[in-house]
């Protein structure tokens, strides 16, 4: 770096350092000296790993319609969060291409898509 695949309408401090920027990128139209961005503490969730339970499956034992303990992917309005990442304005702030509807018109809706963004996997 590119691929695969899952999520993206919900949470999260008036804390300390810093000092001008920041929301990927187009156009918006917003945040910021009542202080951005970075880091630090704090805090959310709960992908991945963990516990537990269900059904299913590998193997192996045995007193073999079954029982025991084992493999492995899967689900569950379940638990916890000490490990791995993540996140902590504003729906991924809104758009950005397509198709349908509405509208007299600019132009509004919805749907997929398309880019990003975070995991998790193999390369």
């Nucleotide at each position: 770096u590119a691929c695969u695949u899952a999520u993206c309408a919900c949470g999260a401090g008036a804390g300390g350092u810093g000092g001008a920027g920041g929301g990927a990128c187009u156009g918006g139209c917003c945040c910021u000296a009542u202080g951005a961005a970075a880091c630090c503490c704090g805090g959310c969730a709960a992908c991945c790993g963990c516990u537990a339970g269900a059904a299913c499956u590998u193997a192996u034992g045995c007193a073999c319609u079954g029982c025991a303990u084992u493999u492995g992917a899967u689900c569950u309005a379940a638990g916890a969060a000490a490990g791995g990442u993540g996140c902590c304005a504003a729906u991924u702030c809104c758009u950005g291409c397509a198709a349908a509807g509405c509208u007299a018109a600019u132009g509004c809706u919805u749907u997929g898509g398309g880019a990003g963004a975070u995991g998790a996997g193999g390369a």
SAM riboswitch aptamer (S box leader) from Fictibacillus phosphorivorans, 123 nucleotides, folded computationally. The source organism's lineage runs through Bacteria, Bacillati, Bacilli, Fictibacillaceae and Fictibacillus. The coordinates come from a structure-prediction model, not an experiment, and the mean pLDDT is 82. It was read from a public genome assembly, where an Rfam model found it. Rfam family: SAM riboswitch aptamer (S box leader). Its family is annotated with regulation of gene expression in the Gene Ontology. The model forms 97% of the base pairs in the Rfam consensus.